[in-house]
Molecule: Guanidine-I riboswitch aptamer
Organism: Virgibacillus alimentarius
RNA sequence: UAAAAUGUUUUCUAGGGUUCCGUAACCAUGUUGUUGGUCUGGUCCGAGAGAAAACUCACAGUCAUGCUGUGUCACGGAAGGAUAAAAGCCUGGGAGAU
Numbered sequence: 001u002a003a004a005a006u007g008u009u010u011u012c013u014a015g016g017g018u019u020c021c022g023u024a025a026c027c028a029u030g031u032u033g034u035u036g037g038u039c040u041g042g043u044c045c046g047a048g049a050g051a052a053a054a055c056u057c058a059c060a061g062u063c064a065u066g067c068u069g070u071g072u073c074a075c076g077g078a079a080g081g082a083u084a085a086a087a088g089c090c091u092g093g094g095a096g097a098u
Stems, first nucleotide, its partner, number of pairs: 007055006015045002020042002022039001023036004027030001057071006073093001075096001079091003
C1' cells in the first nucleotide's frame, strides 16, 4: 500500500432504559391523580466483533438452469447522535492497537 461478499433479511439472546401497561409508595382515593427504573416484569430498543433460520455468493462434484458438499476472520477507546430514554443501537469492521 492492496485484496477477498470480510453479503442480505427475519426471529431471538446478552445487554438497555422508562413513552405505554403492570407494579410499589403517597393522599385529595381519581373510569384518565402524583411520584418512583435505586421496580423482578409485558410492550419497547437491541449487537460488525452473540445465536438460529432462510436467501444469496465463491469453489468442487455430477449429464444437469437441479441436487449435494466445502468456505468465512474479528482486539478496540474517548466523544458525539437518535428515540420517551438508555444501551454491545448509529457515527463504526471508524480513531487507535496487532